[in-house]
This record gives sequence, structure tokens and C1' cells, in this order.
RNA sequence: AUGUAGAAUAGACCGGGGAGGUAGCCGUUCCCUGUUACCGGAAAUCGGCUUUAAGCCGGGGUUGAACUGAGGAGACGAUGUAACGAGCGUCUUAUGAUCCAGCUGUCGACGAUGAGACCCUGUCCUUUGGGAUCGGAGGUGAUGAAUGCGUGUGACCGGAGGGUCAUAUGGUCAUCUUUGUUGCGGAAAUCGGGUGAGGCACGGAAGUGAGCAGCCUUACCGUAAACUGCCGAUGCUCGAAGGGGUCACGGGGUUGAGAAGGCAGAGGGGUAGUCAUCGGACGAAACGUGCACCUACUCUGAUGGUUUCUACAU
Repeated sequence: AUGUAGAAUAGACCGGGGAGGUAGCCGUUCCCUGUUACCGGAAAUCGGCUUUAAGCCGGGGUUGAACUGAGGAGACGAUGUAACGAGCGUCUUAUGAUCCAGCUGUCGACGAUGAGACCCUGUCCUUUGGGAUCGGAGGUGAUGAAUGCGUGUGACCGGAGGGUCAUAUGGUCAUCUUUGUUGCGGAAAUCGGGUGAGGCACGGAAGUGAGCAGCCUUACCGUAAACUGCCGAUGCUCGAAGGGGUCACGGGGUUGAGAAGGCAGAGGGGUAGUCAUCGGACGAAACGUGCACCUACUCUGAUGGUUUCUACAU
């Protein structure tokens, strides 16, 4: 000096890329990708740095002069672009459909228990005449010398109580009339009528008179039923005249066989809107292709690096 075998150490590896953020570089974050390969702590109002930036703090494993990786080739994937194609949106020319009436064909609910058509009428409104029901209100009038009935007035008669006549009025009765009655309860206190025990008054007596109680009746009060020539009401009902409506429904009549509607076709009309198709313009987006660029990973590999000690051998 070289080689072999060990030991040690410098070192290397324990991932990389894109986006984002940042003045910029890493990291925590999101995404893509590799190794049989790290553990713990903090970190988006952020953690460590400064072109010498390629994380920080702490701990470990493998390996060990290994290793590094400029460039080149291939390549998963991502990013960008928006040329072409496809798709989306808006606008637009044209065409067609939708729309309208009919024609042709076809099916056809329904139809001699009467299709369709025509006529009349009701349903709606105004006016009007009745009925029914309900409520209110209501209770006829006239005549009569019919009446030994009462009262007022007047006249006359009688010994008293009283009597007679006329007239007015009230009551009763009769006749007629009116739609115009009936029941129940109460009720006239000194002041509606009738009757009027007892008692009272006049009287010689006979008799007569007033009249309490009670009873009857009436005015009057209340209530109930029926009635009504009257007043009013009503989701009722019968009828009349006029108006309205001809879409619908109901009723009646005339005629006598079609017919609501659906589907299809070829034409005619129509273009305001809607839909569809071909074409055009614009716009956004980014599915495919293209283009550009980055790159995990694979192969190759410039440059750099290739230390120290020990043993043995030449």
C1' cells in the first nucleotide's frame, strides 16, 4: 500500500407530492400516493423559521461507510386550460304539435217506457185578490101605553101608613135585528135591583111602610173556552197580471230515429302563449378527448462522500 474479518464512530433512513394558508419556507388541516419502517407533546384569533428558511420539543429503532440523487426514461394520480365533442341555461329563425269549426271513417253511453229538433210553461222579481195559522182588540141595535115593578118631576085624594093619574127614565118581558155567545171564581161598604126571617114604625084592627142579616141577580174585577164584521204578522197555501230567463233542471204538447262523446285521417283557418325538433348566437359549468404543467412510485444514475482502531494475510 492492498485485501479479508471484526469493533467503533461520522452519517443515513424511519416517507413523498398537490391544494390551502403565508411576504416567503416548513408543520398541524384537506386531498393523492409509497414502505413490513417510529412513539409522545403542542399547534389556525395558530407552532417553528428567514432565501443559510425543507418544521419545533422530548424519546427511541434500523443501518453503518453507508449513503446522496442533478439529469434521463417510464408512470398511478392531481391541477390548470377551454380548442373539439357531448350535456345545461337564456334568446332567436323556421317547421310541427297544442287551439277552432267542419268533412270522412270507426267505436259508441243513451234511445218507440220516444233520440234530436221545435213550441208553451214553472223555478227568479214586481204588483195584486183570497185562504190557513198566529197575535191583538172586542162584546150589536131598534120598536112596544106588553108590564097590579122601581125612581125623578108635576097634579089630585086620604085620619096615619099611603093611594090615583100624566110624563121622563131604568129594569123585566115580547117581537125584530146583528157575527156578536158561554163557564168558573170574586163582588157592591150608608149610596143598582129583587126577596126580605127576626126586630122596628103608623094604626082601634085590618093592613101598610121603611128595611138589618142572609139568599138571588146585576154593574164591576179576574180568569177560561169558543167566536169574529175589525187591526197586524208570516220561511205556509190557492189564484191573476206584468217583467226576466232561453245556460241548466222540472212539467206539458208536436214530429218521428237518431245521438252526447272518444279515437284516427287528409285538408282549411289561426299564431298571443306553451311544448317539441333542426339550425344559429351568447353564457355558465367542466363529463370525454386534446393541450400545458406538476408528480407519488419504478429503472438508470452525474455530483458529493468513501473516517478511525484492531487482528491476520500478501
Background
A computed fold for a 314-nucleotide RNA from a Thermoplasmatota archaeon, annotated as Archaeal signal recognition particle RNA. The model forms 95% of the base pairs in the Rfam consensus. It matches the Rfam family "Archaeal signal recognition particle RNA". On this family, see Rosenblad et al., RNA Biol 2009: "Kinship in the SRP RNA family". The sequence is in RNAcentral, with records from ENA. A source record names the gene ffs. NCBI's taxonomy places the organism under Archaea, Methanobacteriati, Thermoplasmatota. Its mean pLDDT, the model's own confidence on a scale to 100, is 76.